Notes: Predicted 3D model of a 161-nucleotide RNA (Lysine riboswitch aptamer) from uncultured Ruminococcus sp. Model confidence (mean pLDDT): 77 of 100.
[in-house]
RNA sequence: GGUAGAGGUGCGGCUGAGAAUAGUACCUGUGCAGAGGACCACCUGUCCGGUGAAGCACAGUGAAAGGUGAUGCCGCCGAGGGGCUGUUUCCGGUAAAUUCAGCUCCGGCUCGGGACUUAAGAGGUCUCCGGCUGUCAUCAUUGUUAUGAUGGAGAGCUAUC
Numbered sequence: 001g002g003u004a005g006a007g008g009u010g011c012g013g014c015u016g017a018g019a020a021u022a023g024u025a026c027c028u029g030u031g032c033a034g035a036g037g038a039c040c041a042c043c044u045g046u047c048c049g050g051u052g053a054a055g056c057a058c059a060g061u062g063a064a065a066g067g068u069g070a071u072g073c074c075g076c077c078g079a080g081g082g083g084c085u086g087u088u089u090c091c092g093g094u095a096a097a098u099u100c101a102g103c104u105c106c107g108g109c110u111c112g113g114g115a116c117u118u119a120a121g122a123g124g125u126c127u128c129c130g131g132c133u134g135u136c137a138u139c140a141u142u143g144u145u146a147u148g149a150u151g152g153a154g155a156g157c158u159a160u161c
Stems, first nucleotide, its partner, number of pairs: 001161005008077001010076005018068001027060006036048004041094003080106007089097001107133004112128006135152007
């Protein structure tokens, strides 16, 4: 260097039963109200508005997207995820999102706390304190190669050429 593997509620992609969003938003009518509102997170620009904006109450009608996700399939074991920098696409500009590259952090799962995101008490991301677990090294016990302690990290570990 090549090949093949192990950890386990392992990682990622597609599908999308269902739950929730929600009797919410939009629209219509009535009443109050009296100058702002929408596209768009902000600026610019455009459009609507005393022939009554926003908002509130009542009545009628009444969604959807994003997010989640059973099941099934596919690709895998830095799988993948986060941060920073540059870069691609989009826009009138910025932001956001997105593509690619470089550097860097994280072995895996999980209870609880905090922050961000979200409609959300779901989920996701990050972080802190614990627990469980795999792997290697060192030391001790043991002599059934298993137990315990400490420490490290996936550019790791095992087998083989």